[in-house]
Notes:
A computed fold for a 72-nucleotide RNA from a Promethearchaeota archaeon, annotated as transfer RNA. Rfam family: tRNA. By type it is a transfer RNA. From the family's description: Transfer RNA (tRNA) molecules are approximately 80 nucleotides in length. Rfam links the family to the GO term triplet codon-amino acid adaptor activity. Its mean pLDDT, the model's own confidence on a scale to 100, is 80.
RNA sequence: GCGCUCGUUGUGUAGUGGCUAUCAUCCAGGACUUCCAAUUCUGGGACCCGGGUUCAAUUCCCGGCGGGCGCA
Numbered sequence: 001g002c003g004c005u006c007g008u009u010g011u012g013u014a015g016u017g018g019c020u021a022u023c024a025u026c027c028a029g030g031a032c033u034u035c036c037a038a039u040u041c042u043g044g045g046a047c048c049c050g051g052g053u054u055c056a057a058u059u060c061c062c063g064g065c066g067g068g069c070g071c072a
Stems, first nucleotide, its partner, number of pairs: 001071007010025003018055001026044006048064005
C1' cells in the first nucleotide's frame, strides 16, 4: 500500500429498513430479613464520525477514524 471483517448503555451481547433498541451484569430505590447475604419488583443508562438513498436508517451505499486478520 491492497483486501476482508468488526465498531450498539460502564462491561459483555441480540437485533438488521418502521420496535418502548434485547438480555445479562452494573447503578439507584422498594419488598422480604432482627441485620447481612440470597431472592424478588420498579426505575436509570447505548447504535464510532460525516455525507448519500428513502416518506422513514442502528440496519442499505460512499468516505473517514479505530480494533482484528490476511496478502505484499